[in-house]
Context: one part of a larger RNA
RNA sequence: UUGGGCGUAAAGCGUCUGUAGGUCGUUUUUUAAGUCUGCUGUUAAAGAUUAAGGCUUAACCUUAAUAAAGCAGCAUGAAACUAAAGAAAUUGAGUUUGGUAGAGGUAGAGGGAAUUCUCGGUGUAGUAGUGAAAUGCGUAGAUAUCGAGAGGAACACCAAUGGGCGAGAGCACUCUACUAGGCCAUAACUGACACUGAGAGACGAAAGCUAGGGGAGCAAAUGGGAUUAGAUACCCCAGUAGUCCUAGCUGUAAACGAUGGAUACUGAGUGUUGGAUAAUUUUAAAAUUCAGUGCUGUAGCUAACGCGUUAAGUAUCCCGCCUGGGGAGUAUGCUCGCAAGAGUGAAACUC
Numbered sequence: 001u002u003g004g005g006c007g008u009a010a011a012g013c014g015u016c017u018g019u020a021g022g023u024c025g026u027u028u029u030u031u032a033a034g035u036c037u038g039c040u041g042u043u044a045a046a047g048a049u050u051a052a053g054g055c056u057u058a059a060c061c062u063u064a065a066u067a068a069a070g071c072a073g074c075a076u077g078a079a080a081c082u083a084a085a086g087a088a089a090u091u092g093a094g095u096u097u098g099g100u101a102g103a104g105g106u107a108g109a110g111g112g113a114a115u116u117c118u119c120g121g122u123g124u125a126g127u128a129g130u131g132a133a134a135u136g137c138g139u140a141g142a143u144a145u146c147g148a149g150a151g152g153a154a155c156a157c158c159a160a161u162g163g164g165c166g167a168g169a170g171c172a173c174u175c176u177a178c179u180a181g182g183c184c185a186u187a188a189c190u191g192a193c194a195c196u197g198a199g200a201g202a203c204g205a206a207a208g209c210u211a212g213g214g215g216a217g218c219a220a221a222u223g224g225g226a227u228u229a230g231a232u233a234c235c236c237c238a239g240u241a242g243u244c245c246u247a248g249c250u251g252u253a254a255a256c257g258a259u260g261g262a263u264a265c266u267g268a269g270u271g272u273u274g275g276a277u278a279a280u281u282u283u284a285a286a287a288u289u290c291a292g293u294g295c296u297g298u299a300g301c302u303a304a305c306g307c308g309u310u311a312a313g314u315a316u317c318c319c320g321c322c323u324g325g326g327g328a329g330u331a332u333g334c335u336c337g338c339a340a341g342a343g344u345g346a347a348a349c350u351c
Stems, first nucleotide, its partner, number of pairs: 004322003007305002012319001014203004021196003026088006033082002035078002037075007048066007092193001093190004097185004104179007111155001116150007126137002164171002208249006217243002222238004260318006268296010281284001300307002324351003333344004
């Protein structure tokens, strides 16, 4: 240097954009850098290989010749492949046009049901809660019921045996404005413009932090009542941060499909979502096709479980990561952060 792996055993960055780099479809011309060929030089001697010879043989020794390989130079040398330069094409990629589905995003406006509170009416002794109770609330009139009002948060049914959109995190009352992407069909246009992506950048649930608002319900902490040997818990009554909004920070999750991205190929069956289609019956089916999303399973793969055209199959390209358990995601240093902490990340020792 090559050789092994990464669903569950160690191992896919949380996700995307993209720089350098790596890799790159078809045809043709030229060059000859890589590549190949030939020659020359050199790579000390010894050693190696071959041949001959010398010790009685052998080991050993002597003499001669030589290969392989590296490097450098030269050449009317070769031109398939890689590369470079030029030309061309359209199938990869992209643009235009016409449609189409959607909780995709941001901002604004509006809505009803329910909980709580306040005021007023009716009304009287309980109510609430539990396995059973008690704390609690209530004759200063509660609970219940009717009417009016305030405020905050979340949006029943539709709704899906899990459908749709988004890179992921995530997104669901209704309407409006602005806005991103996808898919299908058709021709036209550009003409390889592509894939991946170290560093880098952007986004990134919940909790947490800073400042200012808001605060109905719920509820860490906390208080009380129970339970218990105890009960810093499970159960009950209260209840503050927080949960909500605005502007910043943090940058982590079992951020999971525990499965990186791209491309091509490889038997079937059955659902479902969004498009499209000539002819046929007929007016919504069947059939075909493209793009998603599920299930069952052939070959194949797998230690098994299982995966199986949405691969964990068969191949190519690029990135990331792994190398016994513990020590340890610790120490130390550095970077970032207001902090909490995050990122990077050992060793001694031990089994």
Small-subunit ribosomal RNA, central domain from an uncultured organism, 351 nucleotides, folded computationally.
Model confidence (mean pLDDT): 85 of 100.